[in-house]
Context: one part of a larger RNA
RNA sequence: GGCACAUGGUGGAUGCCUUGGCACCAGGAGCCGAUGAAGGACGUGGGAGGCCGCGUUAGGCCUGGGGGAGCUGUCAACCGAGCUGUGAUCCCAGGGUGUCCGAAUGGGGAAACCCGGCACCAGUUGUGUGGUGUCACCCGCACCUGAAUUCAUAGGGUGUGUGGAGGGAACGCCGGGAAGUGAAACAUCUCAGUACCGGUAGGAAGAGAGAACAAUUGUUUAUUCCGUGAGUAGUGGCGAGCGAAAGCGGAUGAGGCUAAACCGUGCACGUGUGAUACCUGGCAGGGGUUGCGUGUGCGGGGUUGUGGGGUGUGUGUGGACUGGUCUGCCAACUGGUCGGGUAGUGAGAAAAUCGCUGGUUAGUCGAAUUGCGCUGGAAUGCGUGACCGUAGUGGGUGAAAGUCCCGUAGACGAAAAUCUGUGAUCUGCCUGAUGCGCAUUCCCGAGUAGCGGCGGACCCCUGUAAUCUGCCGUGAAUCUACCAGGACCACCUGGUAAGCCUAAAUACUCCCUGGUGACCGAUAGCGGACUAGUACCGUGAGGGAAAGGUGAAAAGUACCCCGGGAGGGGAGUGAAAUAGUACCUGAAACCAUGUGCCU
Numbered sequence: 001g002g003c004a005c006a007u008g009g010u011g012g013a014u015g016c017c018u019u020g021g022c023a024c025c026a027g028g029a030g031c032c033g034a035u036g037a038a039g040g041a042c043g044u045g046g047g048a049g050g051c052c053g054c055g056u057u058a059g060g061c062c063u064g065g066g067g068g069a070g071c072u073g074u075c076a077a078c079c080g081a082g083c084u085g086u087g088a089u090c091c092c093a094g095g096g097u098g099u100c101c102g103a104a105u106g107g108g109g110a111a112a113c114c115c116g117g118c119a120c121c122a123g124u125u126g127u128g129u130g131g132u133g134u135c136a137c138c139c140g141c142a143c144c145u146g147a148a149u150u151c152a153u154a155g156g157g158u159g160u161g162u163g164g165a166g167g168g169a170a171c172g173c174c175g176g177g178a179a180g181u182g183a184a185a186c187a188u189c190u191c192a193g194u195a196c197c198g199g200u201a202g203g204a205a206g207a208g209a210g211a212a213c214a215a216u217u218g219u220u221u222a223u224u225c226c227g228u229g230a231g232u233a234g235u236g237g238c239g240a241g242c243g244a245a246a247g248c249g250g251a252u253g254a255g256g257c258u259a260a261a262c263c264g265u266g267c268a269c270g271u272g273u274g275a276u277a278c279c280u281g282g283c284a285g286g287g288g289u290u291g292c293g294u295g296u297g298c299g300g301g302g303u304u305g306u307g308g309g310g311u312g313u314g315u316g317u318g319g320a321c322u323g324g325u326c327u328g329c330c331a332a333c334u335g336g337u338c339g340g341g342u343a344g345u346g347a348g349a350a351a352a353u354c355g356c357u358g359g360u361u362a363g364u365c366g367a368a369u370u371g372c373g374c375u376g377g378a379a380u381g382c383g384u385g386a387c388c389g390u391a392g393u394g395g396g397u398g399a400a401a402g403u404c405c406c407g408u409a410g411a412c413g414a415a416a417a418u419c420u421g422u423g424a425u426c427u428g429c430c431u432g433a434u435g436c437g438c439a440u441u442c443c444c445g446a447g448u449a450g451c452g453g454c455g456g457a458c459c460c461c462u463g464u465a466a467u468c469u470g471c472c473g474u475g476a477a478u479c480u481a482c483c484a485g486g487a488c489c490a491c492c493u494g495g496u497a498a499g500c501c502u503a504a505a506u507a508c509u510c511c512c513u514g515g516u517g518a519c520c521g522a523u524a525g526c527g528g529a530c531u532a533g534u535a536c537c538g539u540g541a542g543g544g545a546a547a548g549g550u551g552a553a554a555a556g557u558a559c560c561c562c563g564g565g566a567g568g569g570g571a572g573u574g575a576a577a578u579a580g581u582a583c584c585u586g587a588a589a590c591c592a593u594g595u596g597c598c599u
Stems, first nucleotide, its partner, number of pairs: 001598009015584001016549002020520002022517007029509002031167002039101003042055003046079002049075003052059001061095006070083003106115003116135007137164002139161007171202001172200005182189001186237001212220001213218001224251005234242002255501003258445001262300010275289001277290001278287002280331006305479001307444003310440008319338007339431006352425005358419004363412003369385001371384004386403002388392001394406003450474008460486001481496005536543002556583001559570004
């Protein structure tokens, strides 16, 4: 020096464990904000600091509930000083306080700082000073003022609004909009209207009540979503690829309001005339611009495709009371009240109060072995004898517990706040409007439809290219009309555009509660089981760790000895100390010591 065996050291694999994660299910909630948010800075405790809580009333204040013996959060002990059956600590609900920054909003600013105006108050001999409140911008509405420029307008000012502003994980809609890639290269194409950017909204959004489908025919009947149809019909350097719809089966289920014609009325402008217009009609009287036209506002009317409505006219049907239309009579028209009917705040108008039912936000009750014996440090183990069960889910307890503890099944509970459902008060509408017939041709959404040019979306890459849509140009018709049925024409069929609203079925999960797992178990699982978006790195945007386990209980080794200490040897604790805060188990590499063999 090598090899082998043994015993150690080092190291932290493995096993076991879990405070933490991951995925999903069900229910809830789906916004917060100038009444100052989200997020922070700085403070705040008797004793330094981190986390959490709180805000100069600062580990807390008040009120109402719950609860019932200890309490002064945690890392994390120790000491001190206190509170508490006159009910503390703690839990729930409502209120109060809430520094400074931050949309940040009196002005400024290098966020958490600096400097002000006004009103009132405190203080000072007085000034300085302090406190409370208020002072940004934009928009709407009302009023005042008011240029160039006479009226006017622009502009300015005052008041007012539970108007806006900013934040938020995904989901929605709208506007912009790639490339890597695939095509085995690449240009049309694809990736993909994806990623990303911007705007904006809601708890969902968007869509939505036929100018739709269908196909010779129809129990089709808004929209949305799912399955199928179907990788079909199509499209495509007919390459790569892309890729429907009708129909059928389900989920849900809901339909409404206007514009116009016409009538009435307010305002503005124009015009008219002295009775022949007009004041509902007839007759008589009376009035004196009340008239007519245009524009506009309001009320009535009206809303449809077997076309509908208006206007004129004929005809049928009729609760009570009361008022009006210049006067009288007759008729006609029109308003109110009672009674009756109907609907409703989630579209179609809109606000609130009260009651009831059920839920949510604290909680309460809740069965049955401390049987005997054995092992053990310890019984929940083993043997044996009992008991409960609408409870043998789960967790804890010195090993493995239905009957020890918390719970579980089941049953009960709210002063306050809040949600769902429902009823009443309440509110709207109808109650004389409507049906039938004839006539009239007044209306039925215009820079629209269509057409031309250039684009885009559709399965559809310009193609025979309909349909939808953007910009530019051109530019109709009003029911004997117009649009569609995949160029176009005829016939036939279906519908009525150019106005608006609309729950549910659908999408998502930052968040709350409960639950589940052939999900992970500390190099795994979130980056993060620990002071984690921390330490650290970067000018910055940004990047981003490592690090869990004594024991049942600290019982964490009094005392003695060696040593300067670190550390160790005794003694003691403990079941165990080769469990000694470098602590469960403690592999390998690596390093030693001892013994044997070889050289």
The prediction has a mean pLDDT of 81. Predicted 3D model of a 599-nucleotide part of an RNA (large-subunit ribosomal RNA, domain I) from Virgisporangium aliadipatigenens. Its Rfam family is "Bacterial large subunit ribosomal RNA". Gene Ontology terms of the family: ribosome and structural constituent of ribosome. The source organism's lineage runs through Bacteria, Bacillati, Actinomycetes, Micromonosporales and Virgisporangium. The sequence was found in a public genome assembly.